[in-house]
Predicted 3D model of a 74-nucleotide RNA (transfer RNA) from a Candidatus Omnitrophota bacterium. Its Rfam family is "tRNA". Rfam describes the family as follows. Transfer RNA (tRNA) molecules are approximately 80 nucleotides in length. It is annotated as a transfer RNA. Taxonomically the source falls in Candidatus Omnitrophota (Bacteria, Pseudomonadati). The coordinates come from a structure-prediction model, not an experiment, and the mean pLDDT is 83.
Formats: sequence, C1' cells, structure tokens
RNA sequence: CGCGGGGUAGAGCAGUCCGGUAGCUCGCAAGGCUCAUAACCUUGAGGUCACAAGUUCAAAUCUUGUCCCCGCAA
Repeated sequence: CGCGGGGUAGAGCAGUCCGGUAGCUCGCAAGGCUCAUAACCUUGAGGUCACAAGUUCAAAUCUUGUCCCCGCAA
C1' cells in the first nucleotide's frame, strides 16, 4: 500500500437496512422509603452522534474526503 469491522452521555451499547422528537442498562445528583446503610421507587443533569464538505424542507442515518482504534492479508 490492499481488504473488512468500528467511532453515538462518565462506562458498555442500540438506533443506520427503509432520512422525520437522540434512546437503553450501569454510573452520577436530588427527593421518597428506612433507626441507618444497601436494595427498591420517583425525578433530574450529562450528547456540536470522530472531523469537514455535499444532497435534502429535514442527516447519527445517504454521498465524498480526512483522522483515530481493532482485525485479516502481504
């Protein structure tokens, strides 16, 4: 150099096929419950969806380029 997979909240992931409110579990914060802690219940915060450009009324999703990670081959 070539081929394939991946990058989405602090962590692990879904959503992409077929464009239309950005979600799940754990964690974190507050409240409830309890003599108290854990567990349990409720609520909340936290995301320029790796970066840039394009198409579109509308892009995490489609197109192009770039960067990074993993694997295969050499």